RNA sequence: AUCGGUAUGCGCAACUGGCGUAAACGUGGAUAACCACGAGGGAGCGUGUAUGACAAUCGCCGUACGCCUGGGCAAAGUAU
Numbered sequence: 001a002u003c004g005g006u007a008u009g010c011g012c013a014a015c016u017g018g019c020g021u022a023a024a025c026g027u028g029g030a031u032a033a034c035c036a037c038g039a040g041g042g043a044g045c046g047u048g049u050a051u052g053a054c055a056a057u058c059g060c061c062g063u064a065c066g067c068c069u070g071g072g073c074a075a076a077g078u079a080u
Stems, first nucleotide, its partner, number of pairs: 004054001005051008015041002017068006025038005059073003
């Protein structure tokens, strides 16, 4: 010095289900745990600025809790 981390601005953004309890998505449809629209969440990716080792790892994402179902992202490895 660069990269990383952290903070923050901007842009993009997958996934956003079923049942029960509380007042806890709304409307329509399907029939299993999905579809469409709206509301509300949202990790992560890219980039600017600041900082200058401050750190990270024992994962992260959808009202609270419980029982389930199905995905996405990050990381590591392998194959093409």
Predicted 3D model of an 80-nucleotide RNA (ZMP/ZTP riboswitch aptamer (pfl RNA motif)) from Paenibacillus contaminans. The RNAcentral record of the sequence draws on Rfam. The prediction has a mean pLDDT of 77. It matches the Rfam family "ZMP/ZTP riboswitch aptamer (pfl RNA motif)". For this family Rfam cites "An ancient riboswitch class in bacteria regulates purine biosynthesis and one-carbon metabolism" (Kim et al., Mol Cell, 2015). Rfam 15.1 lists 3,295 matches to the family in 2,545 species. The source organism's lineage runs through Bacteria, Bacilli, Caryophanales, Paenibacillaceae and Paenibacillus.